[in-house]
Context: one part of a larger RNA
RNA sequence: CACCGCCCGUCACACCAUGGGAGUUGGCUGCACCAGAAGUAGGUUGUCUAACCUUCGGGAGGACGCUCACCACGGUGUGGUCAAUGACUGGGGUGAAGUCGUAACAAGGUAGCCCUAGGGGAACCUGGGGCUGGAUCACCUCCUU
Repeated sequence: CACCGCCCGUCACACCAUGGGAGUUGGCUGCACCAGAAGUAGGUUGUCUAACCUUCGGGAGGACGCUCACCACGGUGUGGUCAAUGACUGGGGUGAAGUCGUAACAAGGUAGCCCUAGGGGAACCUGGGGCUGGAUCACCUCCUU
């Protein structure tokens, strides 16, 4: 490159991240309960027993066993949290030359915009209220010449 301009939204295509999602899987974790290895502490009517004591019978002490308490791992139930994944689904972003229209920018061809309600393939349309950040025309006030 200046209206043969600019520009809006739906739709179609591709890619990207993301929300929802019946759920599924895993990590961490709360609570209740079950269970309880090894070890340690306590108890002990059982068995055994070199040092010490002994009246020579045994005793003290010790070991094993049994029992009980604490407790790791584990299990059951029920919550929390994080991550991955999930049919389907919602919009978003990006992408010279796709589709439909033409909403906005000039009075953009119905001035535009804001709030709100209803409606519509889409930009949007209609009603109600508001603003001028509207053009044009007329009038009023003020300023300058």
The part of an RNA shown here (small-subunit ribosomal RNA, 3' minor domain) has 145 nucleotides and comes from an uncultured prokaryote. Its Rfam family is "Bacterial small subunit ribosomal RNA". Gene Ontology terms of the family: structural constituent of ribosome and ribosome. The prediction has a mean pLDDT of 81. The full RNA is in RNAcentral, with records from ENA.